[in-house]
RNA sequence: ACAACGGAGAGUUUGAUCCUGGCUCAGGACGAACGCUGGCGGCGUGCCUAACACAUGCAAGUCAAAGUCUGAGUGACUUCGGUUACAAGGACUUGGCGCAAGGGUGAGUAAUGUAUAGGUAAUCUGCCCUUUGGUUUGGGAUAACCCCGAGAAAUCGGGGACAAUGUCAGAUGAUGCAGCGGAACCGCAUGGUUAUGUUGUUAAAGAUUUAUCGCCAAAGGAUGAGCCUAUAUCCCAUCAGGUAGUUGGUAAGGUAACGGCUUACCAAGCCUACGACGGGUAGCUGGUCUGAGAGGAUGAUCAGCCACAUUGGAACUGAGACACGGUCCAGACUCCUACGGGAGGCAGCAGUGAGGAAUAUUGCGCAAUGGGCGAAAGCCUGACGCAGCAACGCCGCGUGGAUGAUGAAGUUCUUCGGAAUGUAAAAUCCUUUUGCAGGGGACGAAUAAGUCGGCUUGCCGACUCUGACGGUACCUUGCGAAUAAGCCACGGCUAACUCUGUGCCAGCAGCCGCGGUGAUACAGGGGUGGCAAGCGUUGUCCGGAUUUACUGGGUGUAAAGGGUGCGCAGGCGGACCGAUAAGUCGGGGGUUAAAUCCAUGUGCUUAACACAUGCACGGCUUCCGAUACUGUCGGUCUAGAGUCUCGAAGAGGAAGGUGGAAUUUCCGGUGUAACGGUGGAAUGUGUAGAUAUCGGAAAGAACACCAGUGGCGAAGGCAGCCUUCUGGUCGAGUACUGACGCUCAGGCACGAAAGCGUGGGGAGCAAACAGGAUUAGAUACCCUGGUAGUCCACGCCGUAAACGAUGAAUACUAGAUGUUGGUCAUGUUGAUCAGUGUCGCAGCUAACGCGUUAAGUAUUCCACCUGGGAAGUACGCCCGCAAGGGUGAAACUCAAAGGAAUUGACGGGGGCCCGCACAAGCGGUGGAUCAUGUGGUUUAAUUCGAUGCAACGCGAAGAACCUUACCUAGGCUUGAUAUUGCAGCUAAACUCCCUGAAAGGGGAGGUCCUUCGGGAAGCUGUAACAGGUGCUGCAUGGCUGUCGUCAGCUCGUGUCGUGAGAUGUUGGGUUAAGUCCCGCAACGAGCGCAACCCCUACAAUUAGUUACUAACAGGUCAAGCUGAGGACUCUAAUUGAACUGCCUACGCAAGUAGUGAGGAAGGAGGGGAUGACGUCAAGUCCUCAUGGCCCUUACGCCUAGGGCCACACACGUGAUACAAUGGCAGCUACAGAGGGCAAAACCGCGAGGUAGAGUUAAUCCCUUAAAAGCUGUCUCAGUCCGGAUCGGAGUCUGCAACUCGACUCCGUGAAGUUGGAAUCGCUAGUAAUCGCAGAUCAGCAUGCUGCGGUGAAUGUGUUCCCGGGCCUUGUACACACCGCCCGUCAAGUCAUGGAAGUCAGGAGUACCCAAAGACGCUCGCGCGUUUAAGGUAAGACUGGUAACUGGGACUAAGUCGUAACAAGGUAGCCGUACCGGAAGGUGCGGCUGGAUCACCUCCUUU
Repeated sequence: ACAACGGAGAGUUUGAUCCUGGCUCAGGACGAACGCUGGCGGCGUGCCUAACACAUGCAAGUCAAAGUCUGAGUGACUUCGGUUACAAGGACUUGGCGCAAGGGUGAGUAAUGUAUAGGUAAUCUGCCCUUUGGUUUGGGAUAACCCCGAGAAAUCGGGGACAAUGUCAGAUGAUGCAGCGGAACCGCAUGGUUAUGUUGUUAAAGAUUUAUCGCCAAAGGAUGAGCCUAUAUCCCAUCAGGUAGUUGGUAAGGUAACGGCUUACCAAGCCUACGACGGGUAGCUGGUCUGAGAGGAUGAUCAGCCACAUUGGAACUGAGACACGGUCCAGACUCCUACGGGAGGCAGCAGUGAGGAAUAUUGCGCAAUGGGCGAAAGCCUGACGCAGCAACGCCGCGUGGAUGAUGAAGUUCUUCGGAAUGUAAAAUCCUUUUGCAGGGGACGAAUAAGUCGGCUUGCCGACUCUGACGGUACCUUGCGAAUAAGCCACGGCUAACUCUGUGCCAGCAGCCGCGGUGAUACAGGGGUGGCAAGCGUUGUCCGGAUUUACUGGGUGUAAAGGGUGCGCAGGCGGACCGAUAAGUCGGGGGUUAAAUCCAUGUGCUUAACACAUGCACGGCUUCCGAUACUGUCGGUCUAGAGUCUCGAAGAGGAAGGUGGAAUUUCCGGUGUAACGGUGGAAUGUGUAGAUAUCGGAAAGAACACCAGUGGCGAAGGCAGCCUUCUGGUCGAGUACUGACGCUCAGGCACGAAAGCGUGGGGAGCAAACAGGAUUAGAUACCCUGGUAGUCCACGCCGUAAACGAUGAAUACUAGAUGUUGGUCAUGUUGAUCAGUGUCGCAGCUAACGCGUUAAGUAUUCCACCUGGGAAGUACGCCCGCAAGGGUGAAACUCAAAGGAAUUGACGGGGGCCCGCACAAGCGGUGGAUCAUGUGGUUUAAUUCGAUGCAACGCGAAGAACCUUACCUAGGCUUGAUAUUGCAGCUAAACUCCCUGAAAGGGGAGGUCCUUCGGGAAGCUGUAACAGGUGCUGCAUGGCUGUCGUCAGCUCGUGUCGUGAGAUGUUGGGUUAAGUCCCGCAACGAGCGCAACCCCUACAAUUAGUUACUAACAGGUCAAGCUGAGGACUCUAAUUGAACUGCCUACGCAAGUAGUGAGGAAGGAGGGGAUGACGUCAAGUCCUCAUGGCCCUUACGCCUAGGGCCACACACGUGAUACAAUGGCAGCUACAGAGGGCAAAACCGCGAGGUAGAGUUAAUCCCUUAAAAGCUGUCUCAGUCCGGAUCGGAGUCUGCAACUCGACUCCGUGAAGUUGGAAUCGCUAGUAAUCGCAGAUCAGCAUGCUGCGGUGAAUGUGUUCCCGGGCCUUGUACACACCGCCCGUCAAGUCAUGGAAGUCAGGAGUACCCAAAGACGCUCGCGCGUUUAAGGUAAGACUGGUAACUGGGACUAAGUCGUAACAAGGUAGCCGUACCGGAAGGUGCGGCUGGAUCACCUCCUUU
């Protein structure tokens, strides 16, 4: 300096993570539609569906060529009747030009099309332009017109007259055209051009104002058109072969022109995997939308091309058509008809009906632009210019501006204080775009036309006229904030939050999802956010989606490497030299229509919009140049590849032979009662002699040891030994060839097991099958048998977890360590080539892992993938004898499916460890009777809660009333209790009476202080409120249980990992312990453990009353009874003591062992309190507290009675027993810990009564402890055991013992003789056994909580059951195994396959008939060829429908089992075969994507 302006993500799989992968959203766009709403203007746009049918009007006419009729008017003449001449205009006809343009539509068409670039030496071209020449002489008709006729009409027939720029004949005539001849030049093959000689042939039209306009011939131009070529141009291969005028040639015809365009004859070609043929869909393009781009989608409006004009066919005219508003024929439809016959074609502009979600006025004007005719005026023009309708789109403007706090009212929310709406409103002051009214008022229009003038006679100048839009835009005056805001959203994505209602209902939802009583997600209100005359929804396209990946993806395990090799086509290819210039690169030319896009300007007040200029249009084509690379051609080389020589190893393949062991069978001997089989059995074999054992024989199949992550092979696969034939590989040598190579769609070959066919063989094994077991069942696992098959030969099949889940080839990129086969070297260690393993750096990977044998870094070629399911299924085709194999979808359905790794939990996985867990013991429960709790049942009620461990002598440490919550009955309603306000009255209490079961109701008496205002208290009424053991423990607090007094649970920093997470906390030891030690990418810390606290065991000190009593003294029947003492016991305070401290052994240490020492106590001395993070939506709303809901003359409150105590039954926890280790009787001894109570004495057999001393407690009382001990008796029995039950009589408490208390006495005297399956507690002062006390309590204890007395046995182990801790492993579980999950059957819904048939469609073939037209023949009538429509026949294809039928998908709580996930309880899976209700089972072969233990091999660490 130039160029470039450009790329965002999110939600959703999981307990969490990373990845793969789909689904969904945010953006833009639209000829749109729908819902709600709607002020104005400008510019655009407006049947996407039925190329469906169309009423009505309009959309193509025009003209100095010609003729006829009529004729406003003017003139002349006039007998005023009229006659005549001229004549604007109108109508009709002949003729010329136009009607092939303009306008519409997109049906058809995948190439007769379009786009781009070319060719035409194979062509035509009216009007227009330029140039040259010419424009002569005649003839005969005909329409309109007149006359006649037919017909309803359309229209037609006959006769007569006349004209032309209509038509015919002749003349002239060239450089035209045709034939013949030679010549020059050129090109691209046929060939073209230009002079030139000669022969033949071909033309014309006039009009007129005399300016001109026409006509004919020729040449050139311009414009337009025809034909040809190349390239590009959608989907399906489940369309693979197509084609007879087909491909080419010769000849002829035809065309403006080439050509099978057509015909005859000849040949047999032509197209196709670079996709022919067939089927489906579709006008193509400039462009438009989107996108960073590359791309993808699209083809409205504007523009270019094509095709079509009711459907099909055909030609005529013409410069041009096979003709939208022309003709003929056929079909369908509509209309007219006098039934004889006729007419029509809006996919022109309006408009109508129909269809549809949906798309406008039967408008004005030729003023402008453009077109046709004309000399012109002019006429025509639904082209066009305008207006109308529609928020359909884009753009612009407005709906007011400023000030305004008492932050009004209303509304919403509220913690009731307030907050928000909100300067918003009101109010005050302004403005007037828009609106309404008044006034003015365009540009578009002059280079057109006319008139005049001038002169170069086609040009200049002046003047005049012409506007649909439109009195519109615009300007201006007046009026007055006046006339003007909605829609959607507010759980996340995604900006924006609250209240009420509802209660898995109603509903929402784009995805995830929301709603089961506190919904920011439903509905409404308030508020807020976004956009705004619009806003949302729906539909479609692109984007995001790198989710088809050219830019720019992948294939070990996520979807994906073909089972393996050979190999044609194709793709790719070693080194050097030369040539060429196809690819490639540079420069120039042509083209790339205009519009659009982009840039810069200009014009509308701005913008949209329009206009101007420029750039660009990535492309195609052409010319010139360059030659590195690729290609092609030629020459050379040896590093790739191959050949050769010499060696080497091997279960490589095929065929033949041969060997021993074992099994089974048969024969014979010996021998006797069993054998066999299993978890245990049975079926089975055996006295007709098995099994066992010895000898002999036969048969078939397979080859122990060697044997090895050893060998060989492309893979499948290959194993005794010997022989023959044969393939490949490796090493060393370096002689030869000279790129001969790599890969490989289609193709060909090989290809385990099972299976099929034919024929053999058959010992063992063994699908199916049979029997026996197991089991709820057992079509299984186990057992006894057993057939196909397994073996051989030949032929099929062609699949496997055919796996290294890893295609082939080449090159490069650290190593270490085994091993196989060579070579070299060597005393040994070694080096190198080719294989085969393990570990490992860099790198890669989502991770796991791979790692010179790559999953690393690169190149080449092939195969394959694109969410899960449906489904490797259906249909079609190919292969197969069959079984089946190959190829291979869709509808529908889900929002996931999946990979790797992490933390847990779990396992009928593993290892280590602990616990009265088991074992070893002692005593129980389960049997009896009773007590008590629960279930169930009953009831008016039997109140409620607790329900595995962890509910059940639990809440309840005590239900006769009360308690009490339940039931029945009677009552009360501001209430039994609390606070406050208002109004009225009065003290209230208290006493008494009536009624009543009581509560309650009714009545009488009674009457305070005062500053006279009233106060306190009460009553009545009223308003707030009280009250609820009503619901929700799944709304909660608090408290509690449980795992568990188990040893765990975490954090900070650091480190590792993409991350979840890991490490620490794992490991080796040790402990009761995550207790401690050692080691270690960890270092520390916290909650737990332990310790600190209490009781207890020993001692000391201090202190002694109510306790104690040794010494001293007193004293009693006796007695710490008394003085006294502080020694002892004890009391209660403070201390000490125990720490593996010492010794020995082991050990690095921690620590462990030792009946070690010492010690009152020894390894935590014994016991208690103490309960980590958390789990169980564990328990409790009936202790209490509390959100929400519910009741309010009752679900509240009071009262009486009843119930909680029922009773066929079942369970739990206990008491008492069954007896002699005992019962009974007598005598007699010793506690501790509590409480506040009651002693002595007397009465009663007794419970108890009378009584009241003492006691505010180491003082008194409860209070005699009992078992034990001594003596006697009973003698094994339903008893002198046992005491239930029942009868009678009592005592005590209490208002009251009927339902329903405890106790006493007398009598009665049930079951029960040690308890089935099963199950509980306990490891030492424990179990067992014995009594005592206390709480609650008027009374009531076999329960509970404590206390002491007597006082054992067993174990020193961890195999098993249960529970727990740590590590590890598997997992498809995470609501976490009470998990997950499979298939049949049954029900409902949906889509789909098959199917006897049936219906429809388009295309083709063959045949029949055949209109119009063209061509041919014919004098002519007519005939022939071709052919639309129509008909017939047989098939194929596509689609619809269908009795019946197959599977599939989905659906809170259906049935049967339990196949898979853990070793899933028989490891699972793949292929195949058979079998079975179903998952599935079994056989054969294969895989690890199998846990565990042992062994082998290899590696690593110490």